A computed fold for a 350-nucleotide part of an RNA from uncultured Thermogutta sp., annotated as large-subunit ribosomal RNA, domain IV.
The prediction has a mean pLDDT of 87.
The sequence was found in a public genome assembly.
Its Rfam family is "Bacterial large subunit ribosomal RNA".
[in-house]
Context: one part of a larger RNA
RNA sequence: CACUGGUUAAGGAACUCUGCAAAAUGGCCCCGUAACUUCGGGAUAAGGGGUGCCCCUGGGGGUCUGAAGCUUCUGGGGGCCGCAGUGAAUCGGCUCCUGCGACUGUUUAUCAAAAACACAGGUCUCUGCGAACUCGUAAGAGGAGGUAUAGAGACUGACGCCUGCCCGGUGCCGGUAGGUUAAGGAAGACAGUUAGCGGGGGAGCAAUCCUCGGCGAAGCUGGCAACCGAAGCCCCGGUAAACGGCGGCCGUAACUAUGACGGUCCUAAGGUAGCGAAGUUCCUUGUCGGGUAAGUUCCGACCUGCAUGAAAGGCGUAACGACAGGAGCACUGUCUCAACCAGUGACCCG
Repeated sequence: CACUGGUUAAGGAACUCUGCAAAAUGGCCCCGUAACUUCGGGAUAAGGGGUGCCCCUGGGGGUCUGAAGCUUCUGGGGGCCGCAGUGAAUCGGCUCCUGCGACUGUUUAUCAAAAACACAGGUCUCUGCGAACUCGUAAGAGGAGGUAUAGAGACUGACGCCUGCCCGGUGCCGGUAGGUUAAGGAAGACAGUUAGCGGGGGAGCAAUCCUCGGCGAAGCUGGCAACCGAAGCCCCGGUAAACGGCGGCCGUAACUAUGACGGUCCUAAGGUAGCGAAGUUCCUUGUCGGGUAAGUUCCGACCUGCAUGAAAGGCGUAACGACAGGAGCACUGUCUCAACCAGUGACCCG
């Protein structure tokens, strides 16, 4: 000096990101317990008192045939000792306000336990059974030896009050007259090829042969093609607890300010109820109130919402939480400010 423990005057969170750590609380019995509440809870709320040993005495239970004995529970009275009687050890600190998540659970084995995941409950969509869906090339299997009060997918996430407007875009569902249209079919035209028919040249008496170029049926071949041709798309509807979206400018009331009201432009429709400087507010330590001697945090309001908002749910909510923020009581070496003690290291000698 470090670590692990112990004690500490006065003060008592002044420490610090934070009461981190430590201290304090603590068992059992009795008394007594608020707001709020889903009437279960909150509750060991909070806050008090008692607790050892000895003697006397009352009552009850068990055993027992039994007033005995043994054993056990409990009441009353008196006394003894210590600073201290759950004498060691085990053994809740408490309260208030707020956020988030209803809750018990689950999770990053090895830096995150949470407001993340899950969850009962809610909603939508698919699925009639050889189901949908999933795995597999297939056979086959799961779903399920289940059958729509079932199974699958998605979102939301107890409960309470609720969940507004927009279907123009995208998706999905329905429709099918018309448009477009693949493979395929196909009238027809064209091109190549040539049986045939002319022409020129050459050889030959001729038949004929050689050669050059022209026309050219059918067939075959090649590409082209009017037209016919499903679904899809276009088109017509529906659908937002489908993906998503939910305005601007100008004027206006007999102080001023504000603007119930009016005008105008645009839109598919222009944000309803709620909540709101919020885990969302940039400006911002917004402004006002509360708490403090003093408060960028906190609580209550206001609304100018940079950029809230209704199942990517909105707003509340008792209970719950090794969650997060703020305040208080108790208590303390966290601190003012450090000291001493014990042990283990380190260090010195051997």